[in-house]
RNA sequence: CAGGCUGGCCGGGCGGUCGCGGCCCGGUGCACCGCACCGGGUCGAGGAAAGUCCGCACUCCAUAGGGCACGACGCCGGGGAAACCCCGGGACGGGGCAACCUGCCGGAUCAGGGCCACAGAAACAAACAGCCUUUGCCAAGUGCAAAGGUCAUGGUGAAAAGGUGGUGUAAGAGACCACCGGCGUCCGCAGCAAUGCGGGCGGCCAGGUAACCCCCGCCGGGAGCAAGGCCAAGCAGGGACGAGAGGCGGCCCGCCUCACUUGAGUCCUGGGUAGGCUGCACAGAGAGAUGAUCGCACAGGCGUAUAACAACCGCCGGACAGAAUGCGGCUUAUAGGCCAGCCUGAAGA
RNA sequence: CGGGGUGUAGCGCAGUUUGGCAGCGCACCGCGUUUGGGACGCGGGGGUCGGCGGUUCAAAUCCGCCCACCCCGACCA
Numbered sequence: 001c002a003g004g005c006u007g008g009c010c011g012g013g014c015g016g017u018c019g020c021g022g023c024c025c026g027g028u029g030c031a032c033c034g035c036a037c038c039g040g041g042u043c044g045a046g047g048a049a050a051g052u053c054c055g056c057a058c059u060c061c062a063u064a065g066g067g068c069a070c071g072a073c074g075c076c077g078g079g080g081a082a083a084c085c086c087c088g089g090g091a092c093g094g095g096g097c098a099a100c101c102u103g104c105c106g107g108a109u110c111a112g113g114g115c116c117a118c119a120g121a122a123a124c125a126a127a128c129a130g131c132c133u134u135u136g137c138c139a140a141g142u143g144c145a146a147a148g149g150u151c152a153u154g155g156u157g158a159a160a161a162g163g164u165g166g167u168g169u170a171a172g173a174g175a176c177c178a179c180c181g182g183c184g185u186c187c188g189c190a191g192c193a194a195u196g197c198g199g200g201c202g203g204c205c206a207g208g209u210a211a212c213c214c215c216c217g218c219c220g221g222g223a224g225c226a227a228g229g230c231c232a233a234g235c236a237g238g239g240a241c242g243a244g245a246g247g248c249g250g251c252c253c254g255c256c257u258c259a260c261u262u263g264a265g266u267c268c269u270g271g272g273u274a275g276g277c278u279g280c281a282c283a284g285a286g287a288g289a290u291g292a293u294c295g296c297a298c299a300g301g302c303g304u305a306u307a308a309c310a311a312c313c314g315c316c317g318g319a320c321a322g323a324a325u326g327c328g329g330c331u332u333a334u335a336g337g338c339c340a341g342c343c344u345g346a347a348g349a
Numbered sequence: 350c351g352g353g354g355u356g357u358a359g360c361g362c363a364g365u366u367u368g369g370c371a372g373c374g375c376a377c378c379g380c381g382u383u384u385g386g387g388a389c390g391c392g393g394g395g396g397u398c399g400g401c402g403g404u405u406c407a408a409a410u411c412c413g414c415c416c417a418c419c420c421c422g423a424c425c426a
Stems, first nucleotide, its partner, number of pairs: 001345010013296006020044011046320001050331002053329005058224004065253004070220002073217002075089005090105001092103004106215002112213002114209003128154002130150008138141001162180006181205002183202008228278004237269005244258004271425003298318001300316004350422007359375004369406001377393005399415005
């Protein structure tokens, strides 16, 4: 210098003019309350305000209670109110020359079930071909048939019952042996732990799938600010079902409330209001204000302008988007720029 | 603002439960039939299964994120 990786930050600045919304102050008018107009002051979007994917506050329904069902989560340590959250570490995969990025995480030998298309004999205790032994037959062959032994070889497949070499055998086989790999168990060392490293013992070697059911552990009651509270205004009831109904969108128990035929509730039809305050916040609300333009400076690009670099000057020009009860996270969108550390390549000292 | 659902051929839908060749009807194309057309018969073509990533030997189907469209929800008697 070129390309890249990680982490953090900014994401437009200053001034003039004209506007927009909330609150406050002053003046004028309507006699007061309030409203309208004029003038002034002050406050006024984001890192994601978004998706609504998690968690919580808050509110109502029992002070939210017990069991089943259902759902979410699942390595270890720490943080956090909690979380499908964050930080650090670990095992197993994938990508990159590298810095580094990324997926996943209880259980498939210690519960059980299901599935594994096609192909293949067989998809979990597998003889199709092949190999070997014995017996039989006649056409006397490297023949055929029957009974049995055998996963060494072949073929199929995503996956075929540890691998290589040897011993052994009729042929073979962890049947046995050596080494390697895995699993289980015991011990030592390191670590808070997950786990890692080393050693001993056991032939234990029977696949995959739990982002299929399931089992284990742990957590979860439901609804949501159109929750809910207060006030005001206004109307008209009728019909059907009906003994239990509601508080849960599934069940049982328990508790509470309202009913039990002068009838709770549900459904159908019909009627009324489409208001105010609060919840609600040092922006705030109500279909929803935060903008436009000019100048200056700052990044950036193009021209001037070239073999290559480059000033002045001129032109262009700054993304994604936008609060609606609040907060903590995640995810997604985002022009461009700044800072720090690191990696690869080239050149120079 | 809150809650829920759908997306498969040009159109309307099935298949998703329990993963294993992507189908049906109408439409379209060709041939036959007819004097010609329609109807009918025979044959045929057409698919990023809304997009991206993951699990799996294998994904329309299972899991995650995103996109588009649709539906419901005011209060009083």
This is a predicted complex of two RNAs, RNase P RNA and transfer RNA, with 426 nucleotides together. It holds a member of the Rfam family "Bacterial RNase P class A". The family's RNA type in Rfam is ribozyme. From the family's description: Ribonuclease P (RNase P) is a ubiquitous endoribonuclease, found in archaea, bacteria and eukarya as well as chloroplasts and mitochondria. The prediction has a mean pLDDT of 76.